[in-house]
RNA sequence: GCGCCCGUAGUUCAAUUGGAUAGAAUGACGGACUUCGAAUCCGUUGGUUACAAGUUCGAAUCUUGUCGGGCGCA
Repeated sequence: GCGCCCGUAGUUCAAUUGGAUAGAAUGACGGACUUCGAAUCCGUUGGUUACAAGUUCGAAUCUUGUCGGGCGCA
């Protein structure tokens, strides 16, 4: 330099292949329970879906570019 794949809560992952409030587990915080903790239960808290533009009535999803990570070829 070229090709392919990936990027979504603090973390690990979903989102039925464009369709309407982007969810789950875990974490953090608060409460119940306990002599105090742990475990368990309840509640709260969470996101510019990497960034920018385009297509569309509608984009996490499609297209283009940029950035970052991984793999392969040279």

Annotation:
The prediction has a mean pLDDT of 80. Transfer RNA from a Planctomycetota bacterium, 74 nucleotides, folded computationally. Rfam family: tRNA. The family's RNA type in Rfam is transfer RNA. Its family is annotated with triplet codon-amino acid adaptor activity in the Gene Ontology. The organism belongs to Planctomycetota, within Bacteria.